RNAcentral holds the sequence, with entries from ENA. This is a predicted structure of a 73-nucleotide RNA (transfer RNA) from a Pseudomonadota bacterium. It matches the Rfam family "tRNA". Its mean pLDDT, the model's own confidence on a scale to 100, is 82. Lineage of the source: Bacteria > Pseudomonadati > Pseudomonadota.

RNA sequence: GCCCACGUAGCUCAGCAGGCAGAGCACGCCCUUGGUAAGGGCGAGGUCACCGGUUCGAAUCCGGUCGUGGGCU
Repeated sequence: GCCCACGUAGCUCAGCAGGCAGAGCACGCCCUUGGUAAGGGCGAGGUCACCGGUUCGAAUCCGGUCGUGGGCU
RNA backbone atom coordinates (compact mmCIF):
# COMPACT_ATOMS: atom_id res chain seq x y z
P G A 1 -0.59 3.65 3.60
O5' G A 1 -0.96 2.80 2.33
C5' G A 1 -0.70 3.35 1.01
C4' G A 1 -0.70 2.24 0.00
C3' G A 1 -1.94 1.36 0.00
O3' G A 1 -3.00 1.93 -0.74
C1' G A 1 0.00 0.00 0.00
P C A 2 -4.50 1.71 -0.27
O5' C A 2 -4.80 0.21 -0.71
C5' C A 2 -4.79 -0.16 -2.10
C4' C A 2 -4.97 -1.65 -2.24
C3' C A 2 -6.17 -2.24 -1.52
O3' C A 2 -7.39 -2.07 -2.23
C1' C A 2 -4.27 -3.55 -1.05
P C A 3 -8.79 -1.97 -1.42
O5' C A 3 -9.03 -3.46 -0.89
C5' C A 3 -9.23 -4.50 -1.82
C4' C A 3 -9.35 -5.82 -1.11
C3' C A 3 -10.37 -5.89 0.02
O3' C A 3 -11.70 -6.06 -0.46
C1' C A 3 -8.36 -6.85 0.75
P C A 4 -12.93 -5.52 0.37
O5' C A 4 -13.03 -6.56 1.58
C5' C A 4 -13.31 -7.92 1.34
C4' C A 4 -13.22 -8.73 2.62
C3' C A 4 -14.05 -8.23 3.78
O3' C A 4 -15.42 -8.57 3.66
C1' C A 4 -11.91 -8.77 4.54
P A A 5 -16.57 -7.65 4.32
O5' A A 5 -16.46 -8.00 5.88
C5' A A 5 -16.71 -9.32 6.33
C4' A A 5 -16.32 -9.46 7.78
C3' A A 5 -16.95 -8.46 8.75
O3' A A 5 -18.27 -8.78 9.11
C1' A A 5 -14.65 -8.63 9.18
P C A 6 -19.35 -7.62 9.38
O5' C A 6 -18.88 -7.04 10.79
C5' C A 6 -18.94 -7.84 11.96
C4' C A 6 -18.11 -7.23 13.06
C3' C A 6 -18.56 -5.86 13.58
O3' C A 6 -19.64 -5.95 14.49
C1' C A 6 -16.24 -5.85 13.27
P G A 7 -20.66 -4.69 14.64
O5' G A 7 -19.81 -3.61 15.44
C5' G A 7 -19.28 -3.91 16.73
C4' G A 7 -18.60 -2.69 17.32
C3' G A 7 -19.52 -1.51 17.55
O3' G A 7 -19.15 -0.83 18.75
C1' G A 7 -17.77 -0.87 16.10
P U A 8 -19.98 -1.14 20.09
O5' U A 8 -21.51 -0.87 19.67
C5' U A 8 -22.02 0.44 19.58
C4' U A 8 -23.50 0.47 19.86
C3' U A 8 -23.92 -0.14 21.19
O3' U A 8 -23.74 0.75 22.27
C1' U A 8 -25.31 -1.00 19.48
P A A 9 -23.26 0.17 23.66
O5' A A 9 -24.45 0.49 24.68
C5' A A 9 -24.72 1.83 25.08
C4' A A 9 -25.14 1.88 26.52
C3' A A 9 -24.21 1.15 27.47
O3' A A 9 -24.10 1.90 28.67
C1' A A 9 -26.39 0.28 27.67
P G A 10 -22.90 2.89 28.94
O5' G A 10 -21.80 1.93 29.62
C5' G A 10 -20.57 2.48 30.16
C4' G A 10 -19.93 1.48 31.09
C3' G A 10 -19.73 0.11 30.47
O3' G A 10 -18.49 0.02 29.79
C1' G A 10 -20.84 -0.10 32.56
P C A 11 -18.40 -0.77 28.39
O5' C A 11 -18.39 -2.31 28.81
C5' C A 11 -17.30 -2.86 29.55
C4' C A 11 -17.58 -4.31 29.89
C3' C A 11 -17.96 -5.19 28.69
O3' C A 11 -16.80 -5.68 28.02
C1' C A 11 -19.51 -5.52 30.44
P U A 12 -16.93 -6.01 26.41
O5' U A 12 -17.87 -7.29 26.35
C5' U A 12 -17.42 -8.55 26.88
C4' U A 12 -18.48 -9.61 26.68
C3' U A 12 -19.07 -9.71 25.27
O3' U A 12 -18.25 -10.45 24.39
C1' U A 12 -20.81 -9.73 26.86
P C A 13 -18.32 -10.11 22.78
O5' C A 13 -19.86 -9.75 22.57
C5' C A 13 -20.52 -10.09 21.37
C4' C A 13 -21.95 -10.49 21.66
C3' C A 13 -22.99 -10.14 20.59
O3' C A 13 -22.97 -11.07 19.51
C1' C A 13 -23.83 -9.58 22.71
P A A 14 -23.56 -10.57 18.10
O5' A A 14 -25.13 -10.44 18.33
C5' A A 14 -25.92 -11.62 18.29
C4' A A 14 -27.35 -11.35 18.66
C3' A A 14 -28.24 -10.73 17.60
O3' A A 14 -28.57 -11.63 16.55
C1' A A 14 -28.79 -9.86 19.72
P G A 15 -28.59 -11.08 15.05
O5' G A 15 -29.72 -9.93 15.05
C5' G A 15 -31.06 -10.26 15.27
C4' G A 15 -31.88 -9.01 15.44
C3' G A 15 -31.88 -8.05 14.25
O3' G A 15 -32.84 -8.43 13.29
C1' G A 15 -31.54 -6.85 16.27
P C A 16 -32.39 -8.96 11.84
O5' C A 16 -31.52 -7.77 11.24
C5' C A 16 -32.15 -6.63 10.67
C4' C A 16 -31.12 -5.78 9.95
C3' C A 16 -30.26 -6.54 8.94
O3' C A 16 -30.86 -6.57 7.67
C1' C A 16 -28.89 -5.21 10.35
P A A 17 -31.57 -7.94 7.16
O5' A A 17 -32.71 -7.33 6.22
C5' A A 17 -32.39 -6.34 5.26
C4' A A 17 -33.00 -6.71 3.93
C3' A A 17 -34.51 -6.49 3.85
O3' A A 17 -34.77 -5.16 3.44
C1' A A 17 -33.96 -8.65 3.04
P G A 18 -35.97 -4.34 4.02
O5' G A 18 -35.24 -3.10 4.74
C5' G A 18 -34.54 -3.25 5.96
C4' G A 18 -34.84 -2.10 6.89
C3' G A 18 -36.31 -1.99 7.32
O3' G A 18 -36.35 -1.44 8.62
C1' G A 18 -35.68 -0.05 6.17
P G A 19 -37.23 -2.23 9.72
O5' G A 19 -38.29 -1.11 10.14
C5' G A 19 -37.87 0.10 10.80
C4' G A 19 -39.05 0.84 11.37
C3' G A 19 -40.11 -0.06 11.99
O3' G A 19 -40.66 0.59 13.13
C1' G A 19 -41.06 1.18 10.19
P C A 20 -40.12 0.13 14.57
O5' C A 20 -41.01 1.04 15.54
C5' C A 20 -40.89 2.46 15.54
C4' C A 20 -40.84 2.97 16.94
C3' C A 20 -39.60 2.52 17.72
O3' C A 20 -39.14 3.59 18.56
C1' C A 20 -41.56 1.74 18.80
P A A 21 -37.67 4.08 18.43
O5' A A 21 -36.81 2.76 18.73
C5' A A 21 -36.63 2.34 20.05
C4' A A 21 -35.99 0.98 20.07
C3' A A 21 -35.70 0.47 21.45
O3' A A 21 -36.85 -0.17 21.97
C1' A A 21 -33.77 0.25 20.10
P G A 22 -36.98 -0.64 23.49
O5' G A 22 -36.32 -2.08 23.36
C5' G A 22 -35.86 -2.74 24.51
C4' G A 22 -35.45 -4.14 24.15
C3' G A 22 -34.66 -4.87 25.20
O3' G A 22 -35.52 -5.45 26.17
C1' G A 22 -33.55 -5.08 23.15
P A A 23 -34.99 -5.67 27.68
O5' A A 23 -34.16 -7.03 27.51
C5' A A 23 -34.81 -8.22 27.13
C4' A A 23 -33.80 -9.36 26.99
C3' A A 23 -32.93 -9.60 28.21
O3' A A 23 -33.58 -10.39 29.18
C1' A A 23 -31.59 -9.54 26.27
P G A 24 -33.26 -10.14 30.76
O5' G A 24 -31.84 -10.81 30.96
C5' G A 24 -31.67 -12.21 30.80
C4' G A 24 -30.20 -12.56 30.81
C3' G A 24 -29.41 -12.02 32.00
O3' G A 24 -29.55 -12.82 33.15
C1' G A 24 -28.23 -11.56 30.01
P C A 25 -29.65 -12.08 34.58
O5' C A 25 -28.16 -11.54 34.82
C5' C A 25 -27.09 -12.44 35.00
C4' C A 25 -25.76 -11.73 34.90
C3' C A 25 -25.56 -10.60 35.89
O3' C A 25 -25.22 -11.04 37.20
C1' C A 25 -24.85 -9.91 33.75
P A A 26 -25.70 -10.18 38.47
O5' A A 26 -25.00 -8.76 38.27
C5' A A 26 -23.60 -8.62 38.48
C4' A A 26 -23.14 -7.23 38.11
C3' A A 26 -23.80 -6.10 38.89
O3' A A 26 -23.23 -5.91 40.17
C1' A A 26 -23.80 -5.57 36.60
P C A 27 -24.17 -5.45 41.41
O5' C A 27 -24.72 -4.01 41.00
C5' C A 27 -23.83 -2.90 40.89
C4' C A 27 -24.57 -1.64 40.50
C3' C A 27 -25.78 -1.30 41.37
O3' C A 27 -25.41 -0.68 42.59
C1' C A 27 -26.36 -1.07 39.09
P G A 28 -26.26 -0.95 43.92
O5' G A 28 -27.58 -0.07 43.73
C5' G A 28 -27.51 1.34 43.72
C4' G A 28 -28.87 1.94 43.50
C3' G A 28 -29.98 1.41 44.39
O3' G A 28 -29.99 2.03 45.67
C1' G A 28 -30.72 1.44 42.16
P C A 29 -30.51 1.21 46.94
O5' C A 29 -32.10 1.18 46.77
C5' C A 29 -32.85 2.38 46.85
C4' C A 29 -34.30 2.13 46.47
C3' C A 29 -35.00 1.01 47.26
O3' C A 29 -35.44 1.43 48.53
C1' C A 29 -35.44 0.74 44.95
P C A 30 -35.55 0.35 49.72
O5' C A 30 -36.78 -0.57 49.31
C5' C A 30 -38.09 -0.05 49.27
C4' C A 30 -39.06 -1.01 48.62
C3' C A 30 -39.22 -2.37 49.31
O3' C A 30 -40.07 -2.30 50.44
C1' C A 30 -38.98 -2.68 46.97
P C A 31 -39.92 -3.39 51.60
O5' C A 31 -40.42 -4.77 50.94
C5' C A 31 -41.78 -4.92 50.55
C4' C A 31 -42.02 -6.29 49.96
C3' C A 31 -41.60 -7.46 50.82
O3' C A 31 -42.59 -7.77 51.80
C1' C A 31 -40.84 -7.80 48.61
P U A 32 -42.15 -8.18 53.31
O5' U A 32 -41.44 -9.59 53.09
C5' U A 32 -42.17 -10.69 52.59
C4' U A 32 -41.24 -11.83 52.22
C3' U A 32 -40.25 -12.23 53.30
O3' U A 32 -40.86 -13.09 54.27
C1' U A 32 -39.15 -12.06 51.23
P U A 33 -40.76 -12.72 55.81
O5' U A 33 -39.23 -13.02 56.14
C5' U A 33 -38.73 -14.34 56.03
C4' U A 33 -37.28 -14.38 56.43
C3' U A 33 -36.93 -13.65 57.70
O3' U A 33 -37.23 -14.41 58.86
C1' U A 33 -35.36 -13.14 56.03
P G A 34 -37.97 -13.61 60.11
O5' G A 34 -36.80 -12.74 60.73
C5' G A 34 -37.08 -11.74 61.69
C4' G A 34 -35.78 -11.25 62.30
C3' G A 34 -34.72 -10.86 61.28
O3' G A 34 -34.87 -9.50 60.88
C1' G A 34 -33.77 -12.33 62.87
P G A 35 -34.73 -9.10 59.32
O5' G A 35 -33.17 -9.21 59.10
C5' G A 35 -32.28 -8.34 59.80
C4' G A 35 -30.84 -8.72 59.54
C3' G A 35 -30.51 -8.94 58.08
O3' G A 35 -30.24 -7.72 57.41
C1' G A 35 -29.67 -10.74 59.35
P U A 36 -30.19 -7.65 55.80
O5' U A 36 -28.91 -8.53 55.53
C5' U A 36 -28.61 -8.93 54.21
C4' U A 36 -27.41 -9.86 54.23
C3' U A 36 -27.24 -10.65 52.94
O3' U A 36 -26.59 -9.89 51.95
C1' U A 36 -27.06 -12.11 54.75
P A A 37 -27.30 -9.79 50.49
O5' A A 37 -27.03 -11.22 49.89
C5' A A 37 -25.70 -11.70 49.73
C4' A A 37 -25.69 -13.19 49.48
C3' A A 37 -26.58 -13.68 48.36
O3' A A 37 -25.99 -13.53 47.09
C1' A A 37 -26.91 -15.02 50.27
P A A 38 -26.97 -13.06 45.86
O5' A A 38 -27.93 -14.29 45.65
C5' A A 38 -27.41 -15.56 45.25
C4' A A 38 -28.46 -16.64 45.37
C3' A A 38 -29.76 -16.38 44.62
O3' A A 38 -29.67 -16.70 43.23
C1' A A 38 -30.26 -17.04 46.81
P G A 39 -30.45 -15.75 42.19
O5' G A 39 -32.00 -15.89 42.57
C5' G A 39 -32.65 -17.15 42.46
C4' G A 39 -34.07 -17.07 42.97
C3' G A 39 -34.93 -15.98 42.37
O3' G A 39 -35.46 -16.33 41.09
C1' G A 39 -35.16 -15.95 44.70
P G A 40 -35.67 -15.19 40.01
O5' G A 40 -36.95 -14.39 40.53
C5' G A 40 -38.19 -15.04 40.68
C4' G A 40 -39.20 -14.13 41.32
C3' G A 40 -39.39 -12.77 40.68
O3' G A 40 -40.22 -12.81 39.52
C1' G A 40 -39.18 -12.50 42.99
P G A 41 -40.00 -11.74 38.33
O5' G A 41 -40.57 -10.38 38.93
C5' G A 41 -41.95 -10.29 39.26
C4' G A 41 -42.25 -8.95 39.91
C3' G A 41 -41.80 -7.73 39.12
O3' G A 41 -42.70 -7.39 38.07
C1' G A 41 -41.16 -7.50 41.37
P C A 42 -42.12 -6.67 36.74
O5' C A 42 -41.74 -5.20 37.21
C5' C A 42 -42.74 -4.30 37.66
C4' C A 42 -42.12 -3.10 38.33
C3' C A 42 -41.20 -2.25 37.48
O3' C A 42 -41.91 -1.38 36.58
C1' C A 42 -40.20 -2.60 39.56
P G A 43 -41.23 -0.91 35.21
O5' G A 43 -39.96 -0.06 35.68
C5' G A 43 -40.14 1.19 36.32
C4' G A 43 -38.83 1.73 36.84
C3' G A 43 -37.80 2.14 35.80
O3' G A 43 -38.09 3.39 35.22
C1' G A 43 -36.76 0.99 37.59
P A A 44 -37.53 3.77 33.77
O5' A A 44 -36.04 4.24 34.07
C5' A A 44 -35.79 5.37 34.90
C4' A A 44 -34.33 5.43 35.29
C3' A A 44 -33.35 5.48 34.13
O3' A A 44 -33.18 6.80 33.65
C1' A A 44 -32.65 3.84 35.67
P G A 45 -33.00 7.08 32.09
O5' G A 45 -31.59 6.41 31.81
C5' G A 45 -30.39 6.91 32.38
C4' G A 45 -29.26 5.95 32.15
C3' G A 45 -29.00 5.63 30.68
O3' G A 45 -28.20 6.64 30.06
C1' G A 45 -29.01 3.64 31.96
P G A 46 -28.77 7.34 28.73
O5' G A 46 -28.38 6.35 27.56
C5' G A 46 -27.05 5.81 27.48
C4' G A 46 -26.71 5.49 26.08
C3' G A 46 -27.02 6.57 25.04
O3' G A 46 -25.96 6.62 24.09
C1' G A 46 -28.10 4.56 24.44
P U A 47 -25.06 7.96 23.93
O5' U A 47 -25.63 8.64 22.58
C5' U A 47 -27.04 8.78 22.38
C4' U A 47 -27.28 9.51 21.08
C3' U A 47 -26.62 8.92 19.84
O3' U A 47 -27.46 7.86 19.38
C1' U A 47 -26.38 11.31 19.87
P C A 48 -27.39 7.30 17.83
O5' C A 48 -26.66 5.89 17.83
C5' C A 48 -25.48 5.61 18.60
C4' C A 48 -25.13 4.16 18.36
C3' C A 48 -24.70 3.85 16.94
O3' C A 48 -23.72 2.83 16.99
C1' C A 48 -26.58 2.54 17.50
P A A 49 -22.61 2.77 15.80
O5' A A 49 -21.53 3.85 16.22
C5' A A 49 -21.11 3.98 17.58
C4' A A 49 -19.90 4.89 17.65
C3' A A 49 -20.00 6.12 16.77
O3' A A 49 -20.67 7.18 17.45
C1' A A 49 -17.96 5.02 16.34
P C A 50 -21.80 8.07 16.62
O5' C A 50 -20.88 9.02 15.73
C5' C A 50 -19.97 9.90 16.37
C4' C A 50 -19.10 10.58 15.33
C3' C A 50 -19.84 11.20 14.16
O3' C A 50 -20.38 12.47 14.47
C1' C A 50 -18.04 9.93 13.34
P C A 51 -21.75 12.96 13.71
O5' C A 51 -21.27 13.30 12.23
C5' C A 51 -20.35 14.36 12.00
C4' C A 51 -19.96 14.44 10.54
C3' C A 51 -21.11 14.47 9.55
O3' C A 51 -21.71 15.74 9.42
C1' C A 51 -19.49 12.94 8.79
P G A 52 -23.30 15.81 9.07
O5' G A 52 -23.39 15.26 7.58
C5' G A 52 -23.06 16.09 6.49
C4' G A 52 -22.86 15.32 5.22
C3' G A 52 -24.11 14.77 4.54
O3' G A 52 -24.85 15.74 3.83
C1' G A 52 -22.44 13.12 4.52
P G A 53 -26.46 15.54 3.62
O5' G A 53 -26.54 14.33 2.58
C5' G A 53 -26.06 14.50 1.27
C4' G A 53 -26.12 13.21 0.49
C3' G A 53 -27.51 12.63 0.29
O3' G A 53 -28.22 13.26 -0.77
C1' G A 53 -26.05 10.90 0.95
P U A 54 -29.83 13.31 -0.70
O5' U A 54 -30.31 11.81 -0.94
C5' U A 54 -30.06 11.16 -2.17
C4' U A 54 -30.56 9.74 -2.12
C3' U A 54 -32.01 9.58 -1.70
O3' U A 54 -32.90 9.80 -2.79
C1' U A 54 -30.67 8.04 -0.54
P U A 55 -34.19 10.77 -2.56
O5' U A 55 -35.11 9.95 -1.57
C5' U A 55 -35.64 8.70 -1.94
C4' U A 55 -36.24 7.99 -0.75
C3' U A 55 -37.23 8.80 0.06
O3' U A 55 -38.52 8.85 -0.54
C1' U A 55 -35.73 7.68 1.51
P C A 56 -39.36 10.23 -0.57
O5' C A 56 -39.75 10.43 0.96
C5' C A 56 -40.33 11.66 1.39
C4' C A 56 -40.89 11.49 2.80
C3' C A 56 -39.94 10.86 3.80
O3' C A 56 -39.05 11.80 4.36
C1' C A 56 -42.03 9.78 3.92
P G A 57 -37.52 11.40 4.51
O5' G A 57 -37.54 10.28 5.63
C5' G A 57 -37.93 10.60 6.95
C4' G A 57 -38.13 9.34 7.78
C3' G A 57 -36.91 8.44 7.86
O3' G A 57 -36.02 8.86 8.86
C1' G A 57 -38.83 7.14 7.35
P A A 58 -34.43 8.72 8.61
O5' A A 58 -34.16 7.16 8.61
C5' A A 58 -34.49 6.36 9.75
C4' A A 58 -33.42 5.34 10.03
C3' A A 58 -32.06 5.94 10.40
O3' A A 58 -31.37 5.06 11.27
C1' A A 58 -31.85 4.71 8.42
P A A 59 -31.58 5.20 12.82
O5' A A 59 -30.54 4.18 13.44
C5' A A 59 -29.16 4.46 13.42
C4' A A 59 -28.34 3.17 13.43
C3' A A 59 -28.37 2.37 12.14
O3' A A 59 -27.40 2.82 11.24
C1' A A 59 -28.80 0.94 13.99
P U A 60 -27.76 2.96 9.64
O5' U A 60 -28.13 1.47 9.19
C5' U A 60 -27.20 0.41 9.34
C4' U A 60 -27.84 -0.91 9.02
C3' U A 60 -28.36 -1.06 7.59
O3' U A 60 -28.11 -2.37 7.11
C1' U A 60 -30.14 -1.33 9.14
P C A 61 -26.88 -2.60 6.08
O5' C A 61 -27.36 -1.79 4.81
C5' C A 61 -28.14 -2.39 3.79
C4' C A 61 -28.30 -1.47 2.61
C3' C A 61 -27.06 -0.67 2.20
O3' C A 61 -26.20 -1.44 1.39
C1' C A 61 -28.91 0.78 2.30
P C A 62 -24.60 -1.21 1.47
O5' C A 62 -24.38 0.18 0.73
C5' C A 62 -24.68 0.30 -0.65
C4' C A 62 -24.37 1.70 -1.13
C3' C A 62 -23.03 2.27 -0.71
O3' C A 62 -21.95 1.83 -1.52
C1' C A 62 -24.70 3.87 -0.31
P G A 63 -20.49 1.66 -0.89
O5' G A 63 -19.98 3.15 -0.77
C5' G A 63 -19.75 3.93 -1.94
C4' G A 63 -19.36 5.34 -1.59
C3' G A 63 -18.22 5.50 -0.59
O3' G A 63 -16.93 5.30 -1.17
C1' G A 63 -19.96 6.95 -0.01
P G A 64 -15.76 4.70 -0.30
O5' G A 64 -15.39 5.91 0.67
C5' G A 64 -14.83 7.10 0.13
C4' G A 64 -14.82 8.20 1.17
C3' G A 64 -14.00 7.92 2.43
O3' G A 64 -12.61 8.11 2.22
C1' G A 64 -16.09 8.82 3.03
P U A 65 -11.56 7.26 3.08
O5' U A 65 -11.69 7.90 4.54
C5' U A 65 -11.34 9.26 4.78
C4' U A 65 -11.64 9.65 6.22
C3' U A 65 -11.01 8.77 7.29
O3' U A 65 -9.65 9.06 7.52
C1' U A 65 -13.26 9.15 7.81
P C A 66 -8.66 7.90 8.01
O5' C A 66 -9.14 7.66 9.51
C5' C A 66 -9.05 8.69 10.48
C4' C A 66 -9.70 8.27 11.79
C3' C A 66 -9.22 6.94 12.36
O3' C A 66 -7.98 7.07 13.04
C1' C A 66 -11.57 7.01 12.46
P G A 67 -7.00 5.79 13.07
O5' G A 67 -7.69 4.78 14.09
C5' G A 67 -7.92 5.16 15.43
C4' G A 67 -8.81 4.15 16.12
C3' G A 67 -8.33 2.71 16.06
O3' G A 67 -7.32 2.42 17.00
C1' G A 67 -10.65 2.79 15.59
P U A 68 -6.27 1.25 16.65
O5' U A 68 -7.09 -0.09 16.84
C5' U A 68 -7.63 -0.44 18.11
C4' U A 68 -8.43 -1.72 18.03
C3' U A 68 -7.76 -2.89 17.33
O3' U A 68 -6.81 -3.57 18.13
C1' U A 68 -9.97 -2.69 16.56
P G A 69 -5.55 -4.29 17.41
O5' G A 69 -6.19 -5.56 16.69
C5' G A 69 -6.79 -6.59 17.47
C4' G A 69 -7.50 -7.58 16.58
C3' G A 69 -6.69 -8.20 15.45
O3' G A 69 -5.81 -9.22 15.89
C1' G A 69 -8.80 -7.56 14.64
P G A 70 -4.47 -9.49 15.04
O5' G A 70 -4.99 -10.16 13.69
C5' G A 70 -5.60 -11.44 13.71
C4' G A 70 -6.20 -11.78 12.37
C3' G A 70 -5.26 -11.82 11.18
O3' G A 70 -4.46 -13.00 11.14
C1' G A 70 -7.22 -10.69 10.57
P G A 71 -3.05 -12.95 10.40
O5' G A 71 -3.40 -12.90 8.85
C5' G A 71 -4.06 -13.98 8.23
C4' G A 71 -4.45 -13.63 6.81
C3' G A 71 -3.32 -13.24 5.88
O3' G A 71 -2.60 -14.37 5.39
C1' G A 71 -5.08 -11.72 5.62
P C A 72 -1.08 -14.23 4.98
O5' C A 72 -1.11 -13.35 3.67
C5' C A 72 -1.74 -13.83 2.49
C4' C A 72 -1.68 -12.79 1.39
C3' C A 72 -0.29 -12.25 1.07
O3' C A 72 0.48 -13.13 0.26
C1' C A 72 -1.82 -10.47 1.20
P U A 73 2.08 -13.17 0.40
O5' U A 73 2.58 -11.75 -0.16
C5' U A 73 2.35 -11.41 -1.53
C4' U A 73 2.69 -9.96 -1.77
C3' U A 73 4.08 -9.54 -1.37
O3' U A 73 5.06 -9.90 -2.33
C1' U A 73 2.53 -7.93 -0.63